[in-house]
Context: one part of a larger RNA
């Protein structure tokens, strides 16, 4: 030196555990904000650095309920207190709520600086302190009011209502709108109207009551799902893209204006016409309405307003049934004998508990706030028949040409839909569509508006589930993590869990290089469970012994 064995050190694998995650289901909720949000800064405790809570009334205040013996958060300790005159704690409502932040009196390098006006405190007076108020934009009302004599307008003042900003990296609508890619290259095409960005809204959004679809038979708003169907089509007829009719389901709901006409008010002038405005009227396609006659006076509907408040949400309450033997540190294990069960879900308790604890089945409960079935009231809406001379039935619209877009449809025979440019009708004897176009036939009535449900999503709350993870896993984060740290910045982004049943956390003594480490003593079932603490693998480092070079 090597090999082997034993015992240690180091190290932190493995096993076991789980306070944290992940996914899903159901229900709720789906917003907050000038009454100042989201998010922060700074404060705030007897001692107080951090977290949490709170805001100069500052780990809190008031009140109404719950609850019933301890309490002064995490978090020990000391000190000082509170509490059956009901504290701490839980829930409802209210008050306080510094400064920054849309930030809004002006400014600014956020949490700071400097004001105006009015009131109050204080001072001999000023300085000072304190309370209130003062941004902008839009609508409405009102008072004013130039250039310009009058009037008008622009502008100005005041009052009042509204807005602004944030978020859930989700869902929705609109606008702008790629490329990697595929086509085995690539340009039309594809990826894709996707990603991204912008704007806006809601709890959903959007769409929506036929100028629809169909086809000789009919349907009857929209939305979503299954089929139709990878069909018909489309396509450098390549890659690919890809319907509809119809059928079956989910869910169902229909309404209001404009106009003709009538009446009122204000104005203009040509004095019987016209403009504005308010109310009535009216709303459809076997055309309807106005208009002229005529009948009826009740029933129904409502998505409007307002009340009621079953029930539910936000604290809670009651809630069955066991003793013993043995082993053990400890009984829930074991033995013997019992009991309850609308309760053997689950968790805890010194090992494995239906009967020890919290619970569970089941039953019950709210002063207050919120939601709300139901029932009621108000209000609104709705209803006949006939006539037809006249009037009305949404205009720079429909349509056309050119250029684009969008339709499954790439310009094609290319309809239908949208529209940048140029044009440009008709009014019921009217107009649009039925995939070029024409005829016949059929269907429908554009150029105004609203509309629940079925559908999409889940940051949040509650309850529950898992052939999900178990600390290199599961969230980046089980732990004071979007932290430490890195970066000028946008941004990137960790590591780190476990003594024991209970701190009983080692009094006292000793060694010593003296806050280390160790040996005794003591605690404990165990200290090779001693805080660098469960188990404690391997690499690696030693000590002893054996064999061997």
């Nucleotide at each position: 030196g090597g090999c082997g064995c034993a015992c240690g050190g180091u190290g932190g694998a493995u096993g076991c555990c789980u306070u944290g995650g992940c996914a899903u289901u159901a229900a709720u909720a789906g917003g907050c904000g000038a009454u100042g949000a989201a998010g922060g800064a700074c404060g705030u405790g007897g001692u107080a650095a951090g977290c949490u809570g709170c805001g100069a009334u500052a780990a809190a205040c008031u009140u109404c309920g719950g609850g019933g013996a301890g309490c002064u958060g995490c978090a020990a300790a000391c000190a000082a207190g509170c509490u059956u005159u009901g504290a701490u704690c839980c829930g409802g409502a209210g008050g306080u709520g510094u400064c920054c932040g849309a930030a809004u009196g002006g400014g600014a390098a956020a949490a700071c600086c400097c004001g105006g006006c009015g009131g109050g405190a204080g001072u001999a007076a000023u300085g000072u302190c304190u309370c209130g108020u003062c941004a902008c934009u839009g609508g409405a009302g009102u008072c004013u009011g130039a250039a310009u004599c009058a009037a008008a307008u622009a502008g100005g003042g005041c009052u009042u209502c509204a807005g602004a900003g944030c978020g859930a990296a989700a869902c929705c609508u609109g606008g702008u709108g790629a490329a990697g890619u595929g086509a085995a290259a690539c340009a039309u095409c594809u990826c894709a109207g996707u990603a991204a960005c912008c704007a806006g809204a809601g709890g959903a959004a959007a769409a929506g009551a036929a100028a629809a679809c169909a086809a000789a038979a009919g349907u009857g708003a929209u939305u979503c799902c299954g089929c139709a169907a990878g069909u018909a089509g489309u396509g450098g007829c390549g890659a690919g893209c890809g319907a509809a009719c119809g059928c079956g389901g989910a869910g169902c709901a229909g309404u209001c204006u404009a106009a003709a006409c009538c009446a009122g008010u204000c104005g203009g002038c040509u004095u019987g016409c016209u403009g504005a405005u308010u109310g009535g009227g009216g709303u459809u396609g076997c055309g309807g309405g106005a208009c002229c006659a005529u009948a009826a006076u009740a029933u129904g509907a409502g998505a409007u307003u307002u009340g009621u408040g079953a029930c539910g949400a936000u604290a809670g309450c009651g809630g069955a049934a066991a003793g013993u033997u043995c082993u053990g540190g400890a009984a829930a294990g074991u033995u013997c004998u019992c009991c309850a069960a609308u309760a053997c879900a689950a968790g805890g308790u010194g090992a494995u508990a239906g009967g020890c604890c919290u619970g569970u089945a089941c039953g019950c409960g709210a002063a207050a706030u919120c939601g709300a079935a139901u029932c009621g009231a108000a209000c609104u809406c709705u209803a006949u028949u006939g006539g037809u001379a006249u009037c009305c039935c949404a205009a720079g619209u429909a349509g056309g040409u050119c250029g684009g877009g969008a339709c499954a449809c790439g310009u094609g025979a290319a309809a239908c839909c949208c529209u940048g440019a140029c044009u440009g009708a008709a009014u019921c004897c009217g107009g649009a569509g039925g995939g070029c176009c024409c005829a016949c036939c059929c269907u429908c009535c554009a150029a105004g508006a609203c509309u629940a449900a079925a559908u999409a999503c889940u940051a949040a709350u509650u309850a529950a589930u898992g052939a999900c993870c178990g600390a290199u896993a599961g969230u980046g984060a089980a732990c004071c993590a979007g932290u430490a740290c890195c970066g000028u910045g946008a941004g990137g982004g960790a590591a780190a869990g476990g003594u024991g049943a209970a701190a009983a956390g080692a009094a006292c003594c000793g060694c010593u290089g003296u806050u280390a480490g160790c040996g005794g003593a003591g605690u404990g079932a165990a200290a090779u469970a001693g805080a660098a603490c469960c188990u404690g693998a391997a690499a690696c480092c030693g000590u002893g012994c054996g064999c061997u070079u």
Large-subunit ribosomal RNA, domain I from a Kiritimatiellaceae bacterium, 549 nucleotides, folded computationally.